[in-house]
RNA sequence: AUCACGAAAGGGCAAACCCGUCGAAAGACGGCGACGCAAAGCUACUGGGCUAAAGAGAGCGCGGCUCUCCAUGCUCGCAGGGCUACCGAA
Numbered sequence: 001a002u003c004a005c006g007a008a009a010g011g012g013c014a015a016a017c018c019c020g021u022c023g024a025a026a027g028a029c030g031g032c033g034a035c036g037c038a039a040a041g042c043u044a045c046u047g048g049g050c051u052a053a054a055g056a057g058a059g060c061g062c063g064g065c066u067c068u069c070c071a072u073g074c075u076c077g078c079a080g081g082g083c084u085a086c087c088g089a090a
Base pairs, nucleotide, nucleotide: 005088006087012037013036018031019030020029021028022027035077041083042082043081045080046079047078048075049074050073055069056068057067058066059065060064
């Protein structure tokens, strides 16, 4: 020095709840707050999960309502893959 690894130190991120904004929803963002996290940094590429506005189909008591399907929406704090990165004990 590199790879693996994760002790210490310094620092980092921030679940749930609550409030506000956006959204059809899932959810996102900001505030508050810490359950946790050594990549809880980035990336929807693969699998999984969530939602179903629009669209399609079906039914009905048919200006409509209900049900089913569907991601083009979301989740990287579900896992895998890819990219990048601070510190340095064993």